A computed fold for a 97-nucleotide RNA from Desulfobacter sp., annotated as TPP riboswitch aptamer (THI element). The coordinates come from a structure-prediction model, not an experiment, and the mean pLDDT is 75. Lineage of the source: Bacteria > Pseudomonadati > Desulfobacterales > Desulfobacteraceae > Desulfobacter. It matches the Rfam family "TPP riboswitch aptamer (THI element)". Its family is annotated with thiamine pyrophosphate binding in the Gene Ontology. Rfam's curators write: Vitamin B(1) in its active form thiamin pyrophosphate (TPP) is an essential coenzyme that is synthesised by coupling of pyrimidine and thiazole moieties in bacteria.
């Protein structure tokens, strides 16, 4: 040369629960949390636990709830993709030992 952690971009996947007030399908508050279908927001894309199935599952907390471990070297799951940049690396050649 090049590759490449990373960062933006095009593309495309996902999730939206507990409670309490309220005549309400309207709304407001509060509890986790990146995010509670307030977003145009956030997450995540095979190094795939983003998220689904198990699951009206089993332990432990909480006012309650995937809250929180297990379950999970289970099963599935959207570019193993173009462009730009770009920390680090670092092919050939020179040279010196």
């Nucleotide at each position: 040369a090049u590759u490449c952690a990373u960062c933006g971009u095009u593309u495309g996947g996902g999730g939206u629960g507990g409670c309490g007030c309220g005549c309400g399908c309207a709304g407001c508050g509060u509890c986790u949390g990146a995010g509670a279908u307030c977003a145009u927001a956030c997450c995540c894309a095979u190094u795939g636990a983003a998220c689904c199935u198990g699951a009206u599952c089993c332990g432990g907390a909480u006012a309650a709830u995937a809250c929180u471990g297990g379950c999970g070297a289970a099963g599935g799951g959207a570019a193993g993709a173009g462009c730009g940049g770009a920390c680090a690396a670092g092919a050939c050649a020179g040279c010196a030992a």